[in-house]
Context: one part of a larger RNA
């Protein structure tokens, strides 16, 4: 001198952009953060309204509405958000290997979508418990589940062939043998069938097998990036082979046998996510790892697994463990290190706020639903950055205050006077962009197809704004509303006058202060930054 996710004193006008629990990975009340699809499937209310009867208590029938709810099935739920406890380790970060490996959705090409079958939730009866949540008995459907047929490609086994290499393996083709798949929905129509549902044809979306691509992931290895400094030893699935079991895949990953082998600039401890970066510095270097961004770890504490393309799963399941609540004392239910908030802690950190209008994301043929990701508002000088608190003229150098050698000096063009100007705050009016899409509709073109009003493309027109009457413009009044702050002995720009009298006190280092104190306290008047100044705290 710079720096800061800063406190903290005094202060204080406005705007834009960013930032905001560094402590207790302390414990949480409430609310909301992950759900969609009826174009896969059986079921299916209710309140209101309208008619009709009526014994005036009600019935019943249309509608609501094939809605709303729940349940069966598919897809998501492994993203996205949050945190840094653990972790000294192939976590990270660079390079590579994978001839050892998987990869839902998407794209590309191939080839197919055949024929049966038995259940089971909702749903009734019934029954157990205080609940939470079960049990029986009975009906049903499906792209739910099981079975048979096919099988180009694939897999597996075998047998010879041919290329490549890291020389026992990969790759290709080829033959014989075995083996393994599916599921339908939705619109639109000429003829032809029809039990009037539809079959048939056709498109869309879907399902199956397989080869490719993209994408993400698994694993394996070189080399890199802390810090004390003790001790000379560490190790028996420990080093290494054959076989075998697991896994998507290579490994003692795991197990039998057989050798006896590994490591040792190492082991133990301690403290710490890692990295683009960020601060600083002339650069070497040094400190950091907030906020954006990649990765990794974790989701009350420890432990398993299921389900799935994908997890050993933040708002999943099981076990234990502390905690907290509910309980008919049997049992039972919970998990903010999602956004907001609350209580402690703490020098110290924000709203129980609108919207899905844009961007992304999940589901859907699609309209759309859902999203505290997100977009925006609040709150804070916490930071950076603009802007204003007037602009000009104006010496009887006015009063006044300091101060004096009493002549004056200073504050000082400073004020007041007069002349203008309107930036911000303030009042009225006006008034965006961010909106593109989806979708509705009308032209036109186009594929297959028997055709089509279906379906696709393209153009026009309509439709949609959380912030928000924001932003930015005009007009109107008006100098009005808008300065502080630390210092002034040297280091260091900037002094005098009073008080005090080694006292009260300053103090970053030298130091000052016992009676003429530029150093203390206060006035006057200067320095210096300015809506901020000043300490402390940390790093360079």
């Nucleotide at each position: 001198g710079a720096a800061c996710g800063a406190a903290c004193g005094c202060u204080a006008g406005c705007g834009g952009c960013a930032u905001g629990c560094c402590u207790a990975a302390c414990a949480c009340a409430u609310g909301c953060a992950a759900g969609u699809c009826g174009a896969a499937c059986g079921c299916g209310a209710a309140a209101g309204g309208a008619g009709a009867c009526u014994u005036c208590g009600g019935u019943c029938u249309c509608u609501g509405a094939g809605u709303a709810a729940a349940g069966u099935g598919g897809c998501g739920c492994a993203c996205g958000g949050g945190u840094g406890a653990g972790u000294a380790a192939c976590a990270c970060g660079u390079g590579g290997a994978u001839a050892a490996u998987c990869u839902a959705c998407c794209c590309g090409a191939u080839g197919a979508u055949c024929u049966g079958g038995g259940a089971u939730a909702a749903c009734a009866u019934u029954u157990c418990g205080a609940a939470a949540g079960g049990g029986a008995u009975g009906c049903u459907a499906a792209u739910a589940c099981c079975g048979g047929a096919u099988a180009a490609g694939c897999c597996c086994a075998c047998g010879a062939c041919g290329u490549c290499c890291u020389c026992g393996g990969a790759c290709g083709a080829u033959g014989u043998g075995g083996g393994a798949a599916a599921a339908g929905g939705u619109g639109g129509g000429g003829a032809c069938c029809u039990u009037c549902g539809g079959g048939c044809c056709u498109a869309c979306c879907g399902u199956c097998a397989u080869c490719g691509g993209a994408u993400g992931a698994g694993u394996c290895c070189g080399c890199g990036g802390c810090c004390c400094a003790u001790u000379a030893g560490c190790u028996a699935g420990u080093u290494g082979g054959c076989g075998g079991g697991g896994u998507a895949a290579u490994g003692g990953c795991c197990c039998a046998c057989c050798a006896a082998g590994g490591c040792u600039u190492c082991g133990a401890u301690g403290g710490a996510g890692c990295u683009g970066g960020u601060c600083u510095g002339a650069g070497a270097g040094g400190a950091u790892g907030a906020u954006c961004a990649g990765c990794c770890a974790c989701a009350c504490u420890g432990g398993a697994a299921c389900u799935g393309a994908g997890a050993c799963a933040c708002g999943g399941u099981c076990c234990a463990g502390a905690c907290u609540c509910c309980u008919a004392c049997g049992g039972g239910a919970g998990g903010c290190a999602g956004c907001a908030g609350u209580g402690g802690g703490g020098a110290a950190u924000a709203u129980u706020g609108c919207g899905c209008a844009a961007u992304g994301g999940g589901c859907g043929a699609a309209a759309g639903c859902c999203u505290g990701a997100c977009g925006c508002a609040g709150c804070a000088a916490c930071g950076c950055c603009g802007c204003g608190u007037g602009a000009g003229u104006g010496a009887u150098g006015a009063a006044g205050g300091c101060u004096c050698u009493u002549g004056g000096g200073u504050c000082g063009u400073a004020a007041a006077g007069c002349u203008c100007u309107g930036u911000c705050a303030g009042a009225g009016g006006g008034g965006a962009a961010g909106a593109a899409c989806c979708g509705a509709u009308a032209a036109u073109a186009g594929a297959g197809g028997a055709a089509a009003u279906g379906c696709u493309a393209u153009u026009g027109u309509c439709c949609u704004g959380a912030c928000g009457g924001u932003a930015c413009c005009c007009u109107c009044a008006a100098a009005g509303g808008a300065a502080g702050c630390a210092c002034c002995g040297g280091c260091u720009a900037a002094c005098u006058c009073c008080g005090u009298g080694c006292c009260a006190g300053c103090a970053g280092c030298c130091g000052c202060g016992g009676u003429a104190a530029u150093a203390c306290g206060g006035g006057g008047g200067g320095u210096g930054c300015u809506a901020g100044c000043g300490u402390u705290g940390u790093u360079c």
This is a predicted structure of a 540-nucleotide part of an RNA (small-subunit ribosomal RNA, 5' domain) from an uncultured prokaryote.
RNAcentral holds the full RNA, with entries from ENA.